Transfer RNA from a bacterium, 72 nucleotides, folded computationally.
Its Rfam family is "tRNA".
The RNAcentral record of the sequence draws on ENA.
């Protein structure tokens, strides 16, 4: 340098182009318990940046930056 797969809450991981962007774990809060742990209930938190295309983009395209494979 060319190719290829990927980038979402703190972690990991979902989403035929029309979801309030879900779940899991952790996080806080509140029941329970003498106390921890466990169990119940509630809560907050994300679509890498920049354009296209389309009534509509997390999903489709083009650039860019990260990361990883492979090839020279």
């Nucleotide at each position: 340098g060319g190719c290829c797969u990927c980038g979402u809450c703190g972690u990991c991981u979902a989403a035929c182009g029309g979801u309030u962007a879900g779940g899991a774990c952790a996080u806080g809060a509140g029941c329970u318990u003498u106390u921890c742990a466990a169990g119940c209930u509630c809560a907050g938190a994300a679509c890498g940046c920049g354009g296209g295309u389309c009534c509509g983009a997390c999903u489709c395209c083009c650039g860019c930056c990260g990361a990883g494979g492979u090839c020279a």